This is a predicted structure of a 76-nucleotide RNA (c-di-GMP-I riboswitch aptamer) from a Bacillota bacterium. Of the family's consensus pairs, 94% are formed in the model. Taxonomically the source falls in Bacillota (Bacteria, Bacillati). The coordinates come from a structure-prediction model, not an experiment, and the mean pLDDT is 89. Its Rfam family is "c-di-GMP-I riboswitch aptamer". Its family is annotated with cyclic-di-GMP binding in the Gene Ontology. It was read from a public genome assembly, where an Rfam model found it.

C1' cells in the first nucleotide's frame, strides 16, 4: 500500500429529556444532557417511516434498511 479484523492508547460523535431560536409541519441550529456509537463522518441513489396536499408538485429522516465516498489507531 491493499485485505481482514476491533481488543488496547489518544481521542470522535452524541440518544431521551430540558432552555433558546428557525419551520404550517415533519424536523433543524446553539447551550444544557449522554442512550448509546469502530465510521452514530459525507451523500436523499433505491427502499422504508414522517410533514404537507383534493390533486400535481413538494419536504423530513443517513443514530430505520440497503448501496456508494472518506477516515484515526492497534493487530494478522
Nucleotide at each position: 500500500g491493499c485485505c481482514g479484523u476491533g481488543u488496547a492508547a489518544g481521542g470522535g460523535c452524541a440518544a431521551a429529556c430540558c432552555c433558546g431560536g428557525g419551520g404550517c409541519g415533519a424536523c433543524c441550529c446553539g447551550g444544557g444532557g449522554g442512550c448509546g456509537c469502530a465510521a452514530a463522518g459525507c451523500c436523499a441513489u433505491g427502499g422504508g417511516u414522517c410533514c404537507a396536499c383534493a390533486g400535481c408538485a413538494g419536504g423530513a429522516u443517513c443514530g430505520c434498511c440497503a448501496g456508494g465516498c472518506u477516515g484515526c489507531c492497534g493487530c494478522g